[in-house]
RNA sequence: CUCGAAAAGGGCAAAUCUAAUGAAAAUUAGAGACGCAAAGUUACCGGCCUACGGAUUACUCUAUGGCAGCGGAACUACCGAAU
Numbered sequence: 001c002u003c004g005a006a007a008a009g010g011g012c013a014a015a016u017c018u019a020a021u022g023a024a025a026a027u028u029a030g031a032g033a034c035g036c037a038a039a040g041u042u043a044c045c046g047g048c049c050u051a052c053g054g055a056u057u058a059c060u061c062u063a064u065g066g067c068a069g070c071g072g073a074a075c076u077a078c079c080g081a082a083u
Base pairs, nucleotide, nucleotide: 003080004079011036012035016031017030018029019028020027021026034069040075041074042073044072045071046070047067048066049065053062054061055060
């Protein structure tokens, strides 16, 4: 380096509930643990969610708003059995 123990010490925290913010998706904080070896960081590519505003007679469309715990990519990182 690869790899990832029924290892050690630790880490994160899904659903749900409460509060705040927001048009919403969602985010933040607290409670809570389904899980996670990058569930650390970045919307670069694909994907997904939302639609205040904009377009439309209407249906509907649209990201400039989000999701890194959907996949890829990039960057960074604790521990060290076996390979």